Notes:
This is a predicted structure of a 559-nucleotide part of an RNA (small-subunit ribosomal RNA, 5' domain) from a metagenome. Rfam family: Bacterial small subunit ribosomal RNA. The coordinates come from a structure-prediction model, not an experiment, and the mean pLDDT is 83. The full RNA is in RNAcentral, with records from SILVA.
Context: one part of a larger RNA
Order: sequence, then C1' cells, then structure tokens
RNA sequence: GAACGAACGCUGGCAGCGUGGAUUAGGCAUGCAAGUCGAACGAGAAUCCGUGUGUUCAAUUCUUCGGGAGAGAACAUGCGGAGGAGAGUGGCGAAAGGGUGAGUAACGCGUGGGUAAUCUACCCCCCAGUCCGGGACAACACUUCGAAAGAGGUGCUAAUACCGGAUGUGGUCCUCCGGCGCAUGUCGGGGAAAUUAAAGGCGGGGAUCCUUCGGGACCUGUCGCUAGGGGAGGGGCCCGCGUACCAUCAGCUUGUUGGUAGGGUAACGGCCUACCAAGGCUUACGGUUAGCUGGUCUGAGAGGAUGGUCAGCCACACUGGGACUGAGACACUGCCCAGACUCCUACGGGAGGCUGCAGUCGAGAAUCGUUGAAAUGCGCGAAAGCGUGAUCACGCGACGCUGCGUGGAGGAUGAAGGCCUUCGGGUCGUAAACUCCUGUCAUUCGGGAAAAAUGGCUCCAGGUAGAUAAUGCCUGAGGUCUUGAUGGUACCGAAAGAGGAAGCCACGGCUAACUCUGUGCCAGCAGCCGCGGUAAUACAGAGGUGGCGAGCGUUGUUC
Repeated sequence: GAACGAACGCUGGCAGCGUGGAUUAGGCAUGCAAGUCGAACGAGAAUCCGUGUGUUCAAUUCUUCGGGAGAGAACAUGCGGAGGAGAGUGGCGAAAGGGUGAGUAACGCGUGGGUAAUCUACCCCCCAGUCCGGGACAACACUUCGAAAGAGGUGCUAAUACCGGAUGUGGUCCUCCGGCGCAUGUCGGGGAAAUUAAAGGCGGGGAUCCUUCGGGACCUGUCGCUAGGGGAGGGGCCCGCGUACCAUCAGCUUGUUGGUAGGGUAACGGCCUACCAAGGCUUACGGUUAGCUGGUCUGAGAGGAUGGUCAGCCACACUGGGACUGAGACACUGCCCAGACUCCUACGGGAGGCUGCAGUCGAGAAUCGUUGAAAUGCGCGAAAGCGUGAUCACGCGACGCUGCGUGGAGGAUGAAGGCCUUCGGGUCGUAAACUCCUGUCAUUCGGGAAAAAUGGCUCCAGGUAGAUAAUGCCUGAGGUCUUGAUGGUACCGAAAGAGGAAGCCACGGCUAACUCUGUGCCAGCAGCCGCGGUAAUACAGAGGUGGCGAGCGUUGUUC
C1' cells in the first nucleotide's frame, strides 16, 4: 500500500447493488417449512330441496260459542335427491429442494481413465400383450381395556390393494455356430425341454346382438398396466497421478497377505465364513490440525495466504447402533433399540429432537423480520388447480462497493469577531454579509409502469390416429373473460424555498501540514526513533494548516 463475513471510538443526508451467527455441531417456547390425486376405491358429516308421519303454534274462516276446518311456521323423525367437510384403502412424491462443517489426511476431493464386474422410478423410441377367476383387510357398526398415548375383539364391504390359473412376442437356464476381445468372457444367429406377466380409469359412436331397461357386447380416442430391446440423464465400484504438520512417532499388521471352496451384493473383492500356506507394509504405524475443489486476497511475476457468499463433490442430522420400505435411504421434519436431556402423568405409563425459515435464551468484541406470495423451479393431477420459509420480493444494519447531494455565479469598506504581532500590520478571507440564479436529493400534490407468459369459454384453418366417421391429440390465427406479493413502488410532471443535509484524523523525523497559551521528568504522548526536569512546532487547549470525506481513525488478520 492492498484486502476483510470484521469489531470498537467519534460522526452520519439519499439511492442502487451486494452482504450479515466466523464463538456453544450449546439448549430451545410458538408458528410455518411435503404434499397431491374423487378421471384407482368404498363409505359419506354440516347444509339445502322434495315427500310422508308425529308434536307444538297459527293468519283466516265456520260455529249450536262447547268447538271444528286450516294457508303457513318451528321442532323431531323415515325415505329420496343435491352437496362434498373430515377421516380411510390405494397410487406417486416424501432419497428432491433447504441447513451445517462436527467428523474425515481418506480413492474423501481434484484430474485422467476403466467397468467384458454393474443398477436405474419418472422421460423418449421400437416391439408384443392387457384373458379367466378367488379370498380378504381398513374405513364403518357394535364392544372391551387405558388418565392419556393408544391397543384389542366380533361383524360387513370396494379397488389400479392382495392371491391363483391361462397365454409366452420375448426374458432366464442349457446347447451348437460365427464375429470380437489381453484373459475371465462378450455380441449376433439357430435349436430343444423347463421356468417366468398384466389393471383398469375417463370420453365418443351408431349398424347389429344381449339386457335386470341402468347398461353391456362391438368400434374408436386417451391416460394407464405387463414383458422385452434401445436411448437420455443419474448413480455404484475400481485404478494412475496430486492432496497439511511432527522422527522429541521407527518399526507396524492375524482377516493380517495370498490361495481353494462356499455365502453375500445390482456388481468385483477377506466383503463374510471354513480350510491351507506365511505372508504384507516401510514418510509405514502413531500423534496433531483440517471438509476438498472451481475460486478469493495479495504480488510485476514466481509464490504466499485462504476456502465466507455463488457453483460442484463429500460428510452429518440430540449421542451411539440397527435394519425395514423402496428404482433409489441405512433415510434432517420415517421406524426400532440403548443413552443423556426436556415435558405430560391418575405413578401404571407416555411424548420430543430448529446443523429448515423466522424467533428465543445462553456464551461472545460481534452478525437481521416470529413479513408477503405474482413470476421461476419442483411434487401430485387428464386438466382446472393445490402445495412449496425452495424461490422471488420487501424490512433492518454506513457491513462493503458504486453513484449523487449538502448549492452556483458575482461580491473588498478586504466589515464585525477570533488568532498572531516587531503594534506598522498580518491572517481566517471572496470566506461571510449583500445581489442575481438553479432545483439534483429530501418535502407536498398529480399521473403511473415493465415484470403476464399462461389459463377458461367460443369460432376458424392445417396436420395426425381412426371405417372416407364420430371423437381425441398437436399447431396456428381471431374474439371474449381472468390472474401482480413487491406497490400507488420505480419512473414522469408540477409547486415552494438555499431552505432540511459535514465530519473525522493528523501537523518533531519517517510523513503532507506551525504558532500562541497552560503544564514543568508532573499530568501525559508514543508505530519506530523518542518527547516532558520554566521559552515543549512531540503533553493539554486555542487559532491556523494538511489529508480524507458520509465517512474518518484505532484494533485484529493475510499478502
């Protein structure tokens, strides 16, 4: 000198863009952060409508004054319809997105390869199917236990839930031939036996057939389902090289090193087991520290330091362990066990996990709102749509960077006043006053965005599947009705008036900038050299000057 996720002191006008728990991976009140599908399925509350019955009222009307009829109303209840809340079965998602850096010196990361040792839901392409049956379990009803959390029993029921059978284009297994490969092998073709699958939903059509008259068969569209092959994207595993410090760590190792056989995995492998051999490593082993990288800072570079925000990878989710489900987890807001802690309890027993977003306590020099939902992305859905503390916005903090302003021009009696003085004057100083202007920002008033693309309804044209059809899907044009958190914000215009907006540090040398007064080795200053003991340009104050400027200094850290 530059830099910072900074802090502290003094000061502080506006805007834009960034950025903000670095310490206790300490503890957490409260709310929200993962749902969605009724076009997979059964059942269906409130409410409303129709109708029947009962009870209680009742305008009006008749009356033999005892009473009768009674539009209509309320309540209860039976049946039917509309409605679609809250649960339940089922599917997909919940393994993404979001957080943190504890652990890890490691194939963890980076880079370059290998996988002939491998997996892949959703998506795309190709090919072939989607036939016939069955029994349950929730919900629900009744009931038992329990303070609760919850658990049990009996009975009924649906499905794209579950199970059995058929078929087998294909796949698997066996075998033959050919190609390829460094080998184990792999790819293609042929053959025989065995084994192996499925689910329906929502629309449209009219000739025929069936019908319980609701519809179905049949044809067709679309979304699904099943088997196989390929692709895309995404993983798993293996290897070469690189990846901190300590030798005041010199020896380490028994599943250890290799083999055989078996198990296990999607897959190779001591990954695991049995047996056999006695091997294997040498900056090993041990200890300390640390997430790694793209990058960032500095520097002419080489290098040094660093890894916050953003992006990629890894690891973790109260601590330790474990598996289940699933295409995918050994699973942050799933399950089980153990432990610590907190809470509830009827003392028998239960509940919980902010290293998600806000917020709170604590510790600390120190780090923000318990805000909003239009777009984008993601999940589900045929779609409308719903959800989303991701995200986009707004809010707070001079924490940083950048921009703008605090006025401009003229103005000498060089005013007053301060300070200095050799008492003549000098200086603050065109500075002020005064005159003429301007209106950025702020203030008030008025207008007022872009971000909106979609989506619904309707009409037309073209293409495509389909009997030349109905209908569906795709594309394009037109009409019409909608969707904005930010926000009446940005921006534009008008009005008035210099009005509302400057400080901080330094002035002995390094180092730009000097005098007076006070103090008297005192009080104090100080980055280094050093100042201060009666003329201190070094302490304190004042005037003046220098530097930077909404900042300026100090401290810390890096180069």